Annotation: Bacterial RNase P class A from a Thermodesulfobacteriota bacterium, 374 nucleotides, folded computationally. It matches the Rfam family "Bacterial RNase P class A". The family's RNA type in Rfam is ribozyme. It is recorded under the gene name rnpB.

[in-house]
RNA sequence: AGAGUAGAACAGAUGAUCGCGGGGCUGGCGACAGCUCGGAGGAAAGUCCGAACACCGCAGGGCAGGGUGCUUCCUAACGGGAAGUCGGGGUAACCCGAAGGAAAGUGCAACAGAAAAUACACCGCCCCGAGCGUAUCAAGGGGUAAGGGUGAAAUCGUGAGGUAAGAGCUCACGGAUGUCUGUGGCGACACAGCAUUUGGCAAACCCCACCCGGUGCAAGACCAAAUAGAGGAGCGUUUGAGGGCUGCCCGUCCGAUGCUCCCGGGUAGGUUGCUUGAGGCGCCGGGCAACCGGCGUCCCAGAGGAAUGAUCAUCAGCCGGUUCUGAGGCGACUCAGACCGGACACAGAAUUCGGCUUACGGUCUGCUCUGACC
Numbered sequence: 001a002g003a004g005u006a007g008a009a010c011a012g013a014u015g016a017u018c019g020c021g022g023g024g025c026u027g028g029c030g031a032c033a034g035c036u037c038g039g040a041g042g043a044a045a046g047u048c049c050g051a052a053c054a055c056c057g058c059a060g061g062g063c064a065g066g067g068u069g070c071u072u073c074c075u076a077a078c079g080g081g082a083a084g085u086c087g088g089g090g091u092a093a094c095c096c097g098a099a100g101g102a103a104a105g106u107g108c109a110a111c112a113g114a115a116a117a118u119a120c121a122c123c124g125c126c127c128c129g130a131g132c133g134u135a136u137c138a139a140g141g142g143g144u145a146a147g148g149g150u151g152a153a154a155u156c157g158u159g160a161g162g163u164a165a166g167a168g169c170u171c172a173c174g175g176a177u178g179u180c181u182g183u184g185g186c187g188a189c190a191c192a193g194c195a196u197u198u199g200g201c202a203a204a205c206c207c208c209a210c211c212c213g214g215u216g217c218a219a220g221a222c223c224a225a226a227u228a229g230a231g232g233a234g235c236g237u238u239u240g241a242g243g244g245c246u247g248c249c250c251g252u253c254c255g256a257u258g259c260u261c262c263c264g265g266g267u268a269g270g271u272u273g274c275u276u277g278a279g280g281c282g283c284c285g286g287g288c289a290a291c292c293g294g295c296g297u298c299c300c301a302g303a304g305g306a307a308u309g310a311u312c313a314u315c316a317g318c319c320g321g322u323u324c325u326g327a328g329g330c331g332a333c334u335c336a337g338a339c340c341g342g343a344c345a346c347a348g349a350a351u352u353c354g355g356c357u358u359a360c361g362g363u364c365u366g367c368u369c370u371g372a373c374c
Base pairs, nucleotide, nucleotide: 001370002369003368004367005366006365007364008363010361012315013314014313015312016311017310018309020039022037023036024035025034026033027032041346045357046356048355049354050353051352052351053216054215055214056213065212066211067210068209069208070084071083072082073081074080085099086097087096088095089094100207101206105205106204107201108200122148123147124144125143126142127141128140131137156174157173158172159171160170161169175197176196177195178194180193181192182191183190184189220272221271222270223269231262232261233260234259235258242254243253244252245251279298280297281296282295283294284293285292286291318342319341320340321339323338324337325336326335327334328333
């Protein structure tokens, strides 16, 4: 320098001008005005998991159904996280894994192939051998899984012995398996020994262990115009309650399953739930870590269809340069400053948390591999 890999913090600050939508105070009959306070994120996103909270359901137990699935730990909980184990990938740093059980039972394996699971004889190899007198020919019978060939997969691999030819038939080494023994580890497992040589699929049914009621703040609670309807009380029906003309009186018209009030109901609307919380930050302690504990400190959107923005200036950080200056070095070059130029993404709270996933800008750090130079 190039390529890669793991992780971390950040997502500018201040001021001016013009705006946006909230809270408080003051003024105003009011519309509103003034002052003042604070106003998005690491993902606010997807709504994929897990909870809090709320309402509905629910005696208890079982079946069915669904989910999770190596171990230990963390956590309010989780399908999340940490540290490990085993398997796989990568030269490596490192990454990935639906990773329980095939010795409970049932089942499955296309095509090809002789044969696909109480294996199998197609070619080949070996032995016997009618025919037939002979033979290197041969009907037929038998042995053989070492070789060929098929397949994703053919009853373990290599070598030696052995044999008619062969074969875990025997032996050595290796692989695999084990509900065996010992040692180490909390454990998954590892190592050593011993035994065995028994195929795969549970992302087929199934078995085992653990977990699981539903709906979501448009949950729900309170107040309450209107409308329907059940009930109660009062008044009234020619001795006229009440209503219209009409602000009042007279007058006139209408007027009886009527009128008024209470109760009740809960639409519109309003209030609440609503933001102090498994909270943030700092320090100390425990732990490999996730995380936990103690102390101190802070209050940080709460609008309800949705505001949180724009422009300019200065500063800070970052990147680049056929530029300039200075310093270091034999040199390649490096460092500092100046000047000029440039970039700053993805995105937008809606009850609240913990995760996961996805989107995205540049920066920094650790580590790995390769190459070059001094």